[in-house]
A computed fold for a 1388-nucleotide RNA from an uncultured bacterium, annotated as small-subunit ribosomal RNA. The RNAcentral record of the sequence draws on ENA. It matches the Rfam family "Bacterial small subunit ribosomal RNA". Model confidence (mean pLDDT): 81 of 100.
RNA sequence: AAUUCGCCCUUAGAGUGUUCCUUUUGGCUCAGAACGAACGCUGGCGGCGCGUUUUAAGCAUGCAAGUCGAGCGGCAAGGGGGCCUCGGCCCCCCUAGAGCGGCGGACGGGUGAGUAACACGUGGACAAUCUGCCCCCCGGUUCGGGAUAGCCCAGGGAAACCUGGAUCAAUACCGGAUGCGAGGGCGGCCGCACAGGCGGCCGCCGGGAAAGGCGCUUCGGCGCCGCCGGGGGAUGAGUCCGCGUCCCAUUAGCUAGACGGCGGGGUAACGGCCCACCGUGGCGAUGAUGGGUAGCCGGCCUGAGAGGGUGAUCGGCCACAUUGGGACUGAGACACGGCCCAGACUCCUACGGGAGGCAGCAGUGGGGAAUAUUGCACAAUGGGGGAAACCCUGAUGCAGCAACGCCGCGUGAGUGAUGACGGCCUUCGGGUUGUAAAGCUCUGUCUUCAGGGACGAUAAUGACGGUACCUGAGGAGGAAGCCACGGCUAACUACGUGCCAGCAGCCGCGGUAAUACGUAGGUGGCGAGCGUUGUCCGGAUUUACUGGGCGUAAAGGGAGCGUAGGCGGAUUUUUAAGUGAGAUGUGAAAUACUCGGGCUUAACCUGAGUGCUGCAUUUCAAACUGGAAGUCUAGAGUGCAGGAGAGGAGAAGGGAAUUCCUAGUGUAGCGGUGAAAUGCGUAGAGAUUAGGAAGAACACCAGUGGCGAAGGCGCUUCUCUGGACUGUAACUGACGCUGAGGCUCGAAAGCGUGGGGAGCAAACAGGAUUAGAUACCCUGGUAGUCCACGCCGUAAACGAUGAAUACUAGGUGUAGGGGGGGUCAUGACCUCUGUGCCGCCGCUAACGCAUUAAGUAUUCCGCCCUGGGGAGUACGGUCGCAAGAUUAAAACUCAAAGGAAUUGACGGGGGCCCGCACACGCAGCGGAGCAUGUGGUUUAAUUCGAAGCAACGCGAAGAACCUUACCUAGACUUGACAUCUCCUGCAUUACUCUUAAUCGAGGAAGUCCCUUCGGGGACAGGAUGACAGGUGGUGCAUGGUUGUCGUCAGCUCGUGUCGUGAGAUGUUGGGUUAAGUCCCGCAACGAGCGCAACCCCUAUUGUUAGUUGCCAUCAUUAAGUUGGGCACUCUAGCGAGACUGCCCGGGUUAACCGGGAGGAAGGUGGGGAGGACGUCAAAUCAUCAUGCCCCCUAUGUCUAGGGUUACACACGUGCUACAAUGGUCGGUACAAUAAGACGCAAGCCCGCGAGGGGGAGCAAAACUGGAAAACCGAUCUCAGUUCGGAUUGUAGGCUGAAACUCGCCUACAUGAAGCUGGAGUUGCUAGUAAUCGCGAAUCAGCAUGUCGCGGUGAAUAAGUUCCCGGGCCUUGCACUCACCGCCCGUCA
Repeated sequence: AAUUCGCCCUUAGAGUGUUCCUUUUGGCUCAGAACGAACGCUGGCGGCGCGUUUUAAGCAUGCAAGUCGAGCGGCAAGGGGGCCUCGGCCCCCCUAGAGCGGCGGACGGGUGAGUAACACGUGGACAAUCUGCCCCCCGGUUCGGGAUAGCCCAGGGAAACCUGGAUCAAUACCGGAUGCGAGGGCGGCCGCACAGGCGGCCGCCGGGAAAGGCGCUUCGGCGCCGCCGGGGGAUGAGUCCGCGUCCCAUUAGCUAGACGGCGGGGUAACGGCCCACCGUGGCGAUGAUGGGUAGCCGGCCUGAGAGGGUGAUCGGCCACAUUGGGACUGAGACACGGCCCAGACUCCUACGGGAGGCAGCAGUGGGGAAUAUUGCACAAUGGGGGAAACCCUGAUGCAGCAACGCCGCGUGAGUGAUGACGGCCUUCGGGUUGUAAAGCUCUGUCUUCAGGGACGAUAAUGACGGUACCUGAGGAGGAAGCCACGGCUAACUACGUGCCAGCAGCCGCGGUAAUACGUAGGUGGCGAGCGUUGUCCGGAUUUACUGGGCGUAAAGGGAGCGUAGGCGGAUUUUUAAGUGAGAUGUGAAAUACUCGGGCUUAACCUGAGUGCUGCAUUUCAAACUGGAAGUCUAGAGUGCAGGAGAGGAGAAGGGAAUUCCUAGUGUAGCGGUGAAAUGCGUAGAGAUUAGGAAGAACACCAGUGGCGAAGGCGCUUCUCUGGACUGUAACUGACGCUGAGGCUCGAAAGCGUGGGGAGCAAACAGGAUUAGAUACCCUGGUAGUCCACGCCGUAAACGAUGAAUACUAGGUGUAGGGGGGGUCAUGACCUCUGUGCCGCCGCUAACGCAUUAAGUAUUCCGCCCUGGGGAGUACGGUCGCAAGAUUAAAACUCAAAGGAAUUGACGGGGGCCCGCACACGCAGCGGAGCAUGUGGUUUAAUUCGAAGCAACGCGAAGAACCUUACCUAGACUUGACAUCUCCUGCAUUACUCUUAAUCGAGGAAGUCCCUUCGGGGACAGGAUGACAGGUGGUGCAUGGUUGUCGUCAGCUCGUGUCGUGAGAUGUUGGGUUAAGUCCCGCAACGAGCGCAACCCCUAUUGUUAGUUGCCAUCAUUAAGUUGGGCACUCUAGCGAGACUGCCCGGGUUAACCGGGAGGAAGGUGGGGAGGACGUCAAAUCAUCAUGCCCCCUAUGUCUAGGGUUACACACGUGCUACAAUGGUCGGUACAAUAAGACGCAAGCCCGCGAGGGGGAGCAAAACUGGAAAACCGAUCUCAGUUCGGAUUGUAGGCUGAAACUCGCCUACAUGAAGCUGGAGUUGCUAGUAAUCGCGAAUCAGCAUGUCGCGGUGAAUAAGUUCCCGGGCCUUGCACUCACCGCCCGUCA
């Protein structure tokens, strides 16, 4: 210090992702740690570890187990000696190799194939056992014998090896003696223990041992090593038992030596281990048997823990040794480097036969993503043999290789701003890399070189090794990479690319401005490593013991009875199995933790302590659970007395209706539908009357009423029968609850056999509907529906809610009982049981549930949790006659699939309301001709844009040239236009030639302004480059502008309140309005943008002012022409007026509505301008502006001509018509808005006319311009016309350089289609539609278009069923890009 009864300490992580948004459920993914790893890029050093996880597949070569001469016979070579016939022979010493013999080889080393097992772990047992070598003790070690290997001789064989003969030894082998113990048998005694049994002592009987060697010797013996018998110990081994030890039940039954007994055999030992006989047992849902997988553990990894995963290195046990089997020897093996047999494989061979076993250490090829040297040494530690020296030892100690792991160190330090160069970015100013570098001053760790030099061994002996370490010298020299930078997740810019190339762990990124791809700069992280991949744990409370759920998200069995099991009322005594406490033994070492020690530190090594939560034995306690015994009545049941009920089974009866049959009456239809048809009917239907037959179902009563376990049960009566309820408290005395398997019941449909069959009605037929209609509708119609018996066993079998018990506010219905003061009755009230509604607390994600719980608790069962799909499917099993039911996966695939609630949008949902939305009307369009726009086609070009409403007489308020952007041809290049720099000086104008034109050439005239006189400015020409220029692209990069919903009445905010939240409330409700307009009410109170009002025009009037306006009175004229006047009209300033102000009625005493009065005008008087929050990536880059991209002698600029005007066709918008409400001719009235000097132009003249000539007047209340329709009269008389005017011809006019492509107008002539327009569709509610003309902008000229102006001037509606659009409320929803949505199937 770890530790502890508790406190304390330690410990528990965070994020992405379903949605428009929210919450919840639920999966997926990441960050962390680890590894015997592998791969990619990179790589300086050292220490300590670690290294075939795959083919228990095969192996060349070398080594890995020998040793002992002090057990034995003996011996090659060598040395010494002797003899010698010089060929040799003999003796001695020393011993190699071989042999007999002993010990060892059963250890050490390897591997994990097998094994689900007493194999392993843990704790016990052996009174059921053995144990070589070792230690202690007791007693011995005697007498003999015969062989055999080797050697020698002979023979066989290729070899391995074998055979025969002779001789000889032992601590080899055998026999005899002795026999303390031991062991066997019999008998006796004592003791211990007890389920069996065991120990000791005594007596008797029989059998059973040995080996020698060496040294010393005083020769007596002694010592050492051995040997034999016995006892004990230690060590090691064997056997048995309790408990623990993976997955599959789609493995449910297994077993004949199987279970047991008796008796034998066998073993060291128990035992069916084996055998004979006898019995029929044994195991199994607490999972037998079978199948799959796997060596087990200490430990290791992870985790807060509980757990989960794993079993390399180190340690313990087991199993195996090429595959299978077998034994021998031995203390020990059924034996890795022993034997035999069989199989496979390899090798040798003379073909006859033999040899071998690396899962020992190295090594080799192979397999594989992948794993090392054919090294050194026995110096240390240990092992075998030996008396010892010593020998052997790929055990071991070391070294080598590999960043494979852990740990440590270094790659320099200080100073250094002009913030250098370079790189990158840039708003062009700068910023950043960055004190970083260079430079200056230093240091020497590692590395290099040189010298010294260990511990490990306290005497000798060192592989490591001249290693660690120490000292010296030298020089910044030799030593940095990898990954990432969208979020999670620390770190951002540029360029390239353009849904391509690519990235990606999840979400996702990339379609021309990518912080997400690639590269660069910069930054972040780690660092001799860094990333990726794989595996495991964690996060994941996502298998939930700790620690979850099942109404709707996945999940309650269809229901009951009941077996095993689980749980169980009150009280007394007892026991001690569970439970609690203490003690003892064990829990190997290593590992872990704590405190120390040693390597310079750390990793590593090491000492001590703690822990290892376990198991066993034993002692104590007795509250609780359990066991035993007794008592009780509250649970449960019985009895007695009652009433209620579509509870069940069987039998009998009944009437209404339907259909059919018979008969009568009677005649033409019936029937059916949205409308029809098929069908029935003149052979008499339908209708009606009477009679008969048949089957099925039981109107009214009838009720969120009753009964039943559920399914289910409905006419009446009878018989049999189950259950519940109420009252009573006599009886039993916990008899109870739940319930895996099991058994029973179980709608409809379906199946089998036999009946029955009226109606209804799958299939089927026909008729309709429809694009089709195998449907919905109609006419028929068979199984079936009904009965009896048997099967099936499923349903949204639902309250989507298992059963039981107890507790926890109420209110109000309803059904069946009971009580109830008092004389009765109905009541009030109380109570039990059932069945509904509302509603607190509480619960729930919310919805909701709420004494009939989804609340609070307990018990038991089922099911789910491994997301959605695949799939309740396949295979297998069981059941079934079949149909099928039940049990029930995987591959693969997606990042979601769901629940509840919210906001919108939507609905061929609902309610209320509005709008020329419909209806009622009027006039049209769609048919004709023409004009104009568009599409299409064509073209050198027919420039571009606009595309449902909301493009299409639109941009374009006006294309002959210009415009013009297009095409063709020609030309220019600092440019047609702007700024800056330099030089020069004018500018400019007219003419001629040339050209299609510009350009070009010629010659002529002519010389700007200011000035301080230096020059400056404007303009023009030339030069240079920066640049200009672009109607080129992107309206999906943008600004601005505009359209549209829509002049619809809506859109929001602050504070408060409610909700976990998104959100709600306000803004909803009752009225009312054109209006979210106003009133009332209300958890809301206020406010803003919208509405309205304020503004303009118009309708009435007053006043002011009367010119260019006006003229009643007076005068005057052709004429308000003039005098005069300003009353009137009119003009244009300022005012007034209208506000539901007044009255009646209605309405809530309100808002407001209806009517009325007055008033020029009446309920926003009429019209305009004005357009909330937003929607449509709406339109416009070609009005303009603008980012980015693109072109730069051209995509820019200029010129001429052409084109935008084309023309089989289609569409939109208009004009003119088709005629008599009209045409033509003649006559005659009445406007307003406007415009006018490059203009409007009168009178007058000419012309049929367009127009021309001429020019008064007018910069305008002054001058300019015939309003038309209408009205009056004439004519036409219903026809392709006196309608209609297209087209064409001729002749003219006007504008303009120019009228061909391609203008307008006039006159004459020509005289087309067209006789009111299919389906469909448009506008309009009053000075409106319709109709009539007039003016203006643009403009040289060109109007059927556009914008305005006035004239004449209707009809119809007073409603909201329907179509369209819109507003509010509500409802449903799987939509939210919002129904042009989503989504299913088939095909490609």